Predicted 3D model of a 1493-nucleotide RNA (small-subunit ribosomal RNA) from an uncultured bacterium. It matches the Rfam family "Bacterial small subunit ribosomal RNA". Its family is annotated with ribosome and structural constituent of ribosome in the Gene Ontology.
RNA sequence: AGUCGGACGGUAGGAAUCCUUCGGGGUUCUGAGAGUGGCGAACGGGUGAGUAACACGUAGGUAAUCUGCCUCUGGGAUGGGGAUAGCCCAUGGAAACAUGGAGUAAUACCGAAUACGACCUGCCGAGGAAUCGGCAGGUGAAAGGCGCUUUAGGCGCCGUCCGGAGAGGAGCCUGCGGUCCAUUAGCUAGUUGGUGGGGUAAAGGCCUACCAAGGCGACGAUGGAUAGCCGGCCUGAGAGGGUGAACGGCCACACUGGGACUGAGACACGGCCCAGACUCCUACGGGAGGCAGCAGCUAAGAAUCUUCCGCAAUGGGCGAAAGCCUGACGGAGCGACGCCGCGUGGAUGAAGAAGGCGGAAACGUUGUAAAGUCCUUUUCUUGAGGAGGAAUAAGCCUGCGAGGGAAUGCGCGGGUGAUGACGUUAAUCAAGGAAUAAGCCCCGGCUAAUUACGUGCCAGCAGCCGCGGUAACACGUAAGGGGCAAGCGUUGUUCGGAAUUAUUGGGCGUAAAGGGCGUGUAGGCGGUUUCGAAAGCCUGGUGUUAAAAACCACAGCUUAACUGUGGAAGAGCGCUGGGAACUGCGAGACUAGAGUUUAGGAGGGGAAGCUGGAAUUCCAGGUGUAGGGGUGAAAUCUGUAGAUAUCUGGAAGAACACCGGUGGCGAAGGCGAGCUUCUGGCCAUAAACUGACGCUGAGGCGCGAAAGCGUGGGGAGCGAACAGGAUUAGAUACCCUGGUAGUCCACGCUGUAAACGAUGUGCACUAGGUGUUGGCCCGACUGCUAUAGAGAGGAAAAGAAGUCAUGGGAGGAACUUGGGGACCGGCGAAAAUCGGUAACUUAAGCCUAUGAUCUCCGGAAGGAGCUAUAGUGGUCGGGUCAGUGCCGUAGCAAACGCGUUAAGUGCACCGCCUGGGGAGUAUGCUCGCAAGGGUGAAACUCAAAGGAAUUGACGGGGGCCCGCACAAGCGGUGGAGCAUGUGGUUUAAUUCGAUGGUACGCGAGGAACCUUACCAGGGCUUGACAUCCGGUGGGAUACGCAAGAGAUUGUGUAGACCCGCAAGGGACUAUCGGACAGGUGCUGCAUGGCUGUCGUCAGCUCGUGCUGUGAAGUGUUGGGUUAAGUCCCGCAACGAGCGCAACCCCUUCUGUCUGUUGCCAACAGGUGAUGCUGGGAACUCAGACGGUACUGCCGGUGACAAACCGGAGGAAGGUGGGGACGACGUCAAGUCAUCAUGGCCCUUAUGUCCUGGGCUACACACGUGCUACAAUGGCCGGUACAGAGUGAAGCGAAGCCGAGAGGUGAAGCAAAUCGCAGAAAGCCGGCCUCAGUACAGAUUGGAGUCUGAAACUCGACUUCAUGAAGGUGGAAUCGCUAGUAAUCGCGCAUCAGCAUGGCGCGGUGAAUACGUUCCCGGGCCUUGUACACACCGCCCGUCACACCACCCGAGUUGGGGGUACCCGAAGUCGCUAGCCUAACCGCAAGGAAGGCG
Repeated sequence: AGUCGGACGGUAGGAAUCCUUCGGGGUUCUGAGAGUGGCGAACGGGUGAGUAACACGUAGGUAAUCUGCCUCUGGGAUGGGGAUAGCCCAUGGAAACAUGGAGUAAUACCGAAUACGACCUGCCGAGGAAUCGGCAGGUGAAAGGCGCUUUAGGCGCCGUCCGGAGAGGAGCCUGCGGUCCAUUAGCUAGUUGGUGGGGUAAAGGCCUACCAAGGCGACGAUGGAUAGCCGGCCUGAGAGGGUGAACGGCCACACUGGGACUGAGACACGGCCCAGACUCCUACGGGAGGCAGCAGCUAAGAAUCUUCCGCAAUGGGCGAAAGCCUGACGGAGCGACGCCGCGUGGAUGAAGAAGGCGGAAACGUUGUAAAGUCCUUUUCUUGAGGAGGAAUAAGCCUGCGAGGGAAUGCGCGGGUGAUGACGUUAAUCAAGGAAUAAGCCCCGGCUAAUUACGUGCCAGCAGCCGCGGUAACACGUAAGGGGCAAGCGUUGUUCGGAAUUAUUGGGCGUAAAGGGCGUGUAGGCGGUUUCGAAAGCCUGGUGUUAAAAACCACAGCUUAACUGUGGAAGAGCGCUGGGAACUGCGAGACUAGAGUUUAGGAGGGGAAGCUGGAAUUCCAGGUGUAGGGGUGAAAUCUGUAGAUAUCUGGAAGAACACCGGUGGCGAAGGCGAGCUUCUGGCCAUAAACUGACGCUGAGGCGCGAAAGCGUGGGGAGCGAACAGGAUUAGAUACCCUGGUAGUCCACGCUGUAAACGAUGUGCACUAGGUGUUGGCCCGACUGCUAUAGAGAGGAAAAGAAGUCAUGGGAGGAACUUGGGGACCGGCGAAAAUCGGUAACUUAAGCCUAUGAUCUCCGGAAGGAGCUAUAGUGGUCGGGUCAGUGCCGUAGCAAACGCGUUAAGUGCACCGCCUGGGGAGUAUGCUCGCAAGGGUGAAACUCAAAGGAAUUGACGGGGGCCCGCACAAGCGGUGGAGCAUGUGGUUUAAUUCGAUGGUACGCGAGGAACCUUACCAGGGCUUGACAUCCGGUGGGAUACGCAAGAGAUUGUGUAGACCCGCAAGGGACUAUCGGACAGGUGCUGCAUGGCUGUCGUCAGCUCGUGCUGUGAAGUGUUGGGUUAAGUCCCGCAACGAGCGCAACCCCUUCUGUCUGUUGCCAACAGGUGAUGCUGGGAACUCAGACGGUACUGCCGGUGACAAACCGGAGGAAGGUGGGGACGACGUCAAGUCAUCAUGGCCCUUAUGUCCUGGGCUACACACGUGCUACAAUGGCCGGUACAGAGUGAAGCGAAGCCGAGAGGUGAAGCAAAUCGCAGAAAGCCGGCCUCAGUACAGAUUGGAGUCUGAAACUCGACUUCAUGAAGGUGGAAUCGCUAGUAAUCGCGCAUCAGCAUGGCGCGGUGAAUACGUUCCCGGGCCUUGUACACACCGCCCGUCACACCACCCGAGUUGGGGGUACCCGAAGUCGCUAGCCUAACCGCAAGGAAGGCG
């Protein structure tokens, strides 16, 4: 994707020329388009749908093959024939196109001839065969075109035919390699093989007929899902993981599906036929089409470019060539999409400008940054000339070579010689001028870089953790800073980090993870030794591993990216040589692994059969009488129809007390009365034998508690379900009374458990100690049996101790042992029995004296005893093997822990794990009678789930201990009235705060005004108050008058200080302006300070050391003791700090000193009386300074300590009593209204002044109190005794007045002097007599007093009258342990006045504490924990509503596959009625042959 006129016939047109009837025609040359013919169109270009396959990669095979053009080579090309396009004439049709007739050419087509090769057949020979060689026979070829010339034969070039060889290309076959799913386990009928035949270029079930029944599969067949494969690319230290864009190789595809034709090559992207979908044309009859070529359009989408230039280069097709074609390609355009390079200026420049931002300011920062000054010109703009990419073709010149008789020509060179798309190219030069050029992200940690403002869990941020609820370094903005830079950030994706799938390189006791256990198949692994071969293995050579990429070196663009050249390397696979250690293989040998036999041993190992006693229940009978049973307590239940209890007899079933034991056996589950039979395994020793027979073990097979299921038995007790009774808010539970399945037996099924040592099996190695079970061996002692053996006689001395016998003795029977013993305790119905024991009693022990005793018995035989040996037992000790426990070294381990019975160190093999939930669920398959089992997900969701250990906290866990915590007591509250506070309600306001304990007689130690913060109304605005500045006026101040509710306003009178000569200034005041004042406005969750509480509880910590990976521990725990972490002892701790205690104050005793205002013993004086006076310094008292008390002393207990108990002395005794004093911390406790203070808010008001009101309200609820309810009292009269305070705007005496509050009065007193100031209960006497009273006093009426400007709202007191509730208080609850509770009064602060409150003072003056079980709080130790804002914690399930996801679901719909069958296009092959036919044969008829159908 055409091209060739140098294969062919020839047309339109054109040029020249000739003729012409002017219509035109002839000749020559030229000649498009179209056609015949040749080659190409099967390349190049695009895409990745399909494909899990010999598709790809790699290594081979093809002796089982083909190959146009190209190269080399051998041999040819003789002579003929018949057609047919085009063209012309017609016909049909809208068109596409089709048909008929006439006639023509070829390198188109067809015979004939020839045949070196070739092919076929036959024969011969070689060979194991494939096959090769020879001979014979047969079959089959061709084409010309152009040029040259010596013009006749030729020559040259191109083309052509038959062969051979090559190169390159292609087909086919094979080994090996690379995806997922087993919830795909069985697949297969041309299937597997053979024979004959067909078919192909070629082997082959490729096809066909017949025969056989094979073939594939756990080393994963078949099925499903996904996917083009590779060189490479990304990542990674690597091993790996991911990927297959661009570039290169291969494959597949070309609208979807099927099919062949042509051809060397296709089952053909830009060819044909058919079917289908879609689009277009149409005259409705029919036709046309295929961008996954280059541009471009549309659609989808987060997103992806120019309908450009050129064949100048490279490459391709055709051609002899010129040349034509070439969206291959070379270029340009668009896109920061990527990589690389460059720039956006350089130097100087401090008044550190202005502006911005921060800061209280000083000042800091932006920042030499800018401006300014001096330079440079990459880049930019304008202009100028201007490389290389071009090699060569034709042609011309020329050299050489082959061949030839010559010429054109042919081959190899040299020179010359057209052609540039990019392109206004690159590079260069000139001119101009800092001129044209900086952004993006981030600033809480990870992670480099911070401030302010705004916002206020809003708006928003966020990769993870997490920010934001009024002081946000986290949001937004600004300023500043950090990072990168023509980019920056985000999103998506892959690898890495991730040893987080672990080959390199992980694990499984408790974190996820050992199969319930065994047996054993495949598989994996396997003892010693010899030989062989060489599969693995090692090593050498060689082939391949395309190019590109990557690596190294060099080179070319100014550098780099990029590109070029060279080199090196490379796993794998093939061929080949060598080696033989190891593994495997073959052959042989061995005994250490394993096993067999014989001789022993222990055992709840298994199965079957037989037997036994205790208990239980039931049945029958006897005795006997009122309950029994059961529980925390009861009831249901049972019993006068005789239970329970007890005795006797009988029946049944099940289980086997004691022995019994971290003892035994078994693979595990599991196994327990005794005996018998059958049977499995185990242990040790000795000897013999086999000769690696072994270990592990996916599947498979077997066993496998309890419960459950089936069939048939059995059924005493127990006992799901069920019933009843209790408990409880309920109680479908726990408890009780019953009770069915079941539990038991036989046979069968099920197949699971926290089937656990939560620890797979086997082998080997690696300190010890101590138990226990079973063997064997050794030693010592000893029992029994057997055997054997020994023993002579005499004398003397010594007598300790022991033993025996006998006698005596002692004591309050003091001591030891035993007996008796009232009684007590346990079991039991009781007795018996067991244990203990006061008084009492008794024996012995004790002391002492004497005697006996040195084989014995026996008349003897003999026996006992002794020694030795052997056998058999026992005890003890040791060794060894096997099992089973505890402790522990090394080592391991996150720790806990394990530790020769490993969780240590290794080897072999198996199983299993990979965040939590969803879920062991759904679904599929499979097993089961069922129940259910085995296998076993995902969607979705969370930022964790989990292990071990630590510190706390907590527990209706444990131990020890304390406290008015309980108990024992006394008195209250809760009921009444009132007071007071609070809540609530109300109100214009009832100001605010405090709110479990730890708010509520609290802030407030005193609201009529004031206070006062609240409300209403009326005023002021530099202000009621402080400081400063500026201006103006002034006589500061004091006293009046008027208006007004007052604040305030107006007005009058008097009248001044300092400096200065004066003007004037200062102070003061008024006013104006500006800074500012002011705020009891908000935030106590921004704060300081102060305070409450746990709690006056005994605790809380640190340094160093030690232990632990660490949190942390130790110290501080333990044994005692204390009020105490007080002290002692012990201890890997040693010390120290804050707390405890002590030091301080008051009180109690006492000494010394000092004595006035206090005191008065002695002396003196005096009075009606009095320390009244002189005086005194003793006493009391006051006040200073001291002393005293320390477990110091004694006894006991204790451990020789600390300490405790008792005692003495003493005023006081074991911290004498009281106070002050409050550790680390907790409660975001309380307080912004004491004060201080950050931030925010108000500024003619949220500030400030004034009048009046309110804080004092009142259905109600609570807290705290007062007074009572009476006789231990009330009332009346008399009478006694304190302490501590306080007083000058004060206390106020005496006297007088008043009934009183009080008034008057004024002495005294700044107070040990005077006053307040009479203490009261008490004591003495009297009255009252149990009643709502002679109790109680609320409430109300009247009259007063006092304070105060003023008592109406809203004071206290006095007095007269009135005389309420209340008769001891429900549930509940508070205080107190001694000078305390209770009770009685007194004083003080605040304060004009107002006290039942608060703070103090003294008087009178008890009861009780057995004790620590319980309630509350606390301390120490320990334990569990899923808690850590810490039990007021955490947390589970149902239900309601909405939404998300998944499963099921009556069904419905689509797709895919299998099998059986039906219809069936085009086409290929075969067959064939019918029809047609130029070439060849034949004289012809016709034939051969071909075609259509």